The RNA shown here (Bacterial large signal recognition particle RNA) has 265 nucleotides and comes from a Gemmatimonadales bacterium.
Rfam family: Bacterial large signal recognition particle RNA. Rfam describes the family as follows. The signal recognition particle (SRP) is a universally conserved ribonucleoprotein involved in the co-translational targeting of proteins to membranes.
The gene name in the source record is ffs.
The sequence is in RNAcentral, with records from ENA.
Its mean pLDDT, the model's own confidence on a scale to 100, is 77.
Order: sequence, then C1' cells, then structure tokens
RNA sequence: CCGUGCUAGGUGGGGGGCUCGGGGUCCCCUGUAUCGGAAACCCUCGACACGCCGGACCGAAUGCCCUUCUGCGGCCCCUGAGGGACCGGGCAGCCCCCGGCAAGCAGCGUCGAUGGUCGGGUCCUGCGCGACCCGGAGCCGUGAACCCGGUCAGGCCCGGAAGGGAGCAGCCGUAAGCGGUGUACCGGGUGCGCCGCAGGGCCACCCGGCCGGAGCCGGCUACCGGGAAAGCGCCGGCCUUUCCGGGGUCAACGUUGGGGCACGG
Repeated sequence: CCGUGCUAGGUGGGGGGCUCGGGGUCCCCUGUAUCGGAAACCCUCGACACGCCGGACCGAAUGCCCUUCUGCGGCCCCUGAGGGACCGGGCAGCCCCCGGCAAGCAGCGUCGAUGGUCGGGUCCUGCGCGACCCGGAGCCGUGAACCCGGUCAGGCCCGGAAGGGAGCAGCCGUAAGCGGUGUACCGGGUGCGCCGCAGGGCCACCCGGCCGGAGCCGGCUACCGGGAAAGCGCCGGCCUUUCCGGGGUCAACGUUGGGGCACGG
C1' cells in the first nucleotide's frame, strides 16, 4: 500500500425558550440530513446528565472524533435616535378671547376723505286724509187665527119699518221683530299708510346742500399689552416598540490540521 472481517462511533448541528441543571417535544438560524412511537395539567435523565423505546443502514472515512480560522443567526449589557401608549406640570410658541397700533395688503376718498355748518329722515305729540272694521240713519223685502187699522161678502144683534151697530173670513195696510242693502249720509274704532299739516326732539345713525381740501377705515398680516385653556407643541416621569453605534457571550454552514483492532497478501 492492497484485500477480508470487526469495533468505537455515526445517520445533522446551533441559538432562544423551559428547567435547579443536561437533552428532547415548541420557536428561530443553518441547509439536506434513516424509519416508526410517546412527550406542556410535559417526556427522559443527574455534572459519568449533550435525550428515551423499537427497527434499518453506514462504518474507520467526503460521512466519525478533536481542533484553527471564519462568522449565518440568536441572547445579554451600555449609549444614542425615532415611533407609540399613559401620568404629571403649566412654560405660553400655536390655537381661542379682549384691547391697542397703523408698518404692509385689501377697501373707501380730488366723481371730494375726516371735520364744520345747514336742512331733511329715522323718534314723540296733536290734528287731518285715506284704507279697513263695527254700529246707525236711510232704502227694500217680510211681518198679526183672536187680543192692530181700513174695508168688511155671508152670517149676527137692535128696531114695526126707515135705518143703526158690533164684526169673522177674504182683500188692502201697518207695529215690534226678522232679513237684505248700507260705496255715496252720521257716529265710533285701529298691531293699517314709501299719506298730509303743525309742533317738539335731535344722543346716535342715514341722506342731501354749502365751507374746506387729504385723508378715512380697521377686514387680513406684522407688532404691543392682557386673559383663558389643557387640544397641539414644550418640560419631567414611566412603559412599549424599531433602528444606528459600542462591548460581551454562544455559535450553524464553510475551512485548517489530526486519528482504531484482527487476519491474509
């Protein structure tokens, strides 16, 4: 060095979590690695703990063991930044309210501002006119079995007669009443009037005439002063979450090196 047969061992590893601790079931990373079974009101173990039960296969190597480097990924600590929830404060920047100023913008102003003056209006009182409403007069209609009038057929009464009388119905009329009309007449009223006249008032506002000749106003912005509030911002605290940076720790894949027994040739 080759061949045969074995054995140790292997057929994934790691982080988190759980646990007094190890391993597993669970989550994640790595990346490809035998099958079946139980495992969170857990399973199996005890620092000899890097799983348990039952099969199958590989077997001293690309696969097993140890190790160097690397460092996927996780965990811990520190620092900083950002997001979110909550609690407290009450700084007063924003928001809100009040006042001021008049620098800018807007608006009004030589088609004449503020101001002055005169007149008028808005306001009050009285009177009137109109409108509307109510009542009345007037007019029209209706309106009485008898107890209203006229005329009173018939009938009745008085009378010897002539004649006289009362009088129902009917007809005509009328009273109260009822109804209509009621603009034109009279009286009264009024939540009415681009109405009229007279007087008053005139703080304010509006309109107009005249004088005069350049400002007025305060809507927005800016600025100043005051107030209010707990919505935003701010300050303090606390919790949670994400990320940058630093430190520590474990560390997969990869990588470096290393390594049995027997027999025969």